RNA sequence: UACUCAUCCAGAGAGGCUGAGGGACCGACCCUUUGAAGCCUCGGCAACCGUUCAAGCGGUGCCAAUUUCGGCAGACAUUCGUCUGGGAGAUGAGAG
Numbered sequence: 001u002a003c004u005c006a007u008c009c010a011g012a013g014a015g016g017c018u019g020a021g022g023g024a025c026c027g028a029c030c031c032u033u034u035g036a037a038g039c040c041u042c043g044g045c046a047a048c049c050g051u052u053c054a055a056g057c058g059g060u061g062c063c064a065a066u067u068u069c070g071g072c073a074g075a076c077a078u079u080c081g082u083c084u085g086g087g088a089g090a091u092g093a094g095a096g
Base pairs, nucleotide, nucleotide: 003094004093005092006091007090008089013042014041015040016039017038021031022030023029025071026070027069028068043063044062045061048059049058050057051056067088072085073084074083075082076081
């Protein structure tokens, strides 16, 4: 990096360094010098995998907003919109 399977309306942040962006993409909207992203330390959530009778421990992951909402198709409503499925994405596990 492409493939298969599962999950994605719940949950969980402080400090230090640094200094302008970030929320995958596009549009909207939002967060941000009352400090973005990144790195470090400590903490927490969760329960995919391993281990265990279990608790726990370990390997990952995550800690603004439903995966922030929409993007494609359909149903309902025909003013805003609501719902279902899909696509895309993220994470884990598997196999090559």
A computed fold for a 96-nucleotide RNA from a Chloroflexota bacterium, annotated as SAM riboswitch aptamer (S box leader).
The source organism's lineage runs through Bacteria, Bacillati and Chloroflexota.
Of the family's consensus pairs, 94% are formed in the model.
It matches the Rfam family "SAM riboswitch aptamer (S box leader)". Its family is annotated with regulation of gene expression in the Gene Ontology.